[in-house]
């Protein structure tokens, strides 16, 4: 230095709910708020699951559903 696991410190993110706003909708954005998270950072143009619109074909939402890819902080052992 790298990798795996774990503890601590300094920090980080932010569920449900709620207010405002955008959207046919799933949901998104901002404020309040903290359930939790070692990547709860990013990728939906990696695969699946779930959800929405549509008669269907299809189009969309979701990374805090799972797997995967990729990048990053600390140092007791």
């Nucleotide at each position: 230095a790298a990798u795996c696991c774990u503890u601590a410190a300094a920090g980080c993110c932010a569920a449900a709910u709620u207010c405002a706003u955008c959207g046919c909708g799933a949901g998104g954005u901002g404020g309040a708020g903290a359930c939790g998270g070692a990547a709860a950072g990013c990728c939906a143009a990696c695969g699946g699951a779930u959800c929405u619109c549509g008669a269907a074909a299809g189009a969309g939402a979701c990374g805090g559903c799972c797997g995967g890819g990729u990048u990053g902080c600390a140092a007791a052992a």
Molecule: c-di-GMP-I riboswitch aptamer
Organism: Desulfobulbaceae bacterium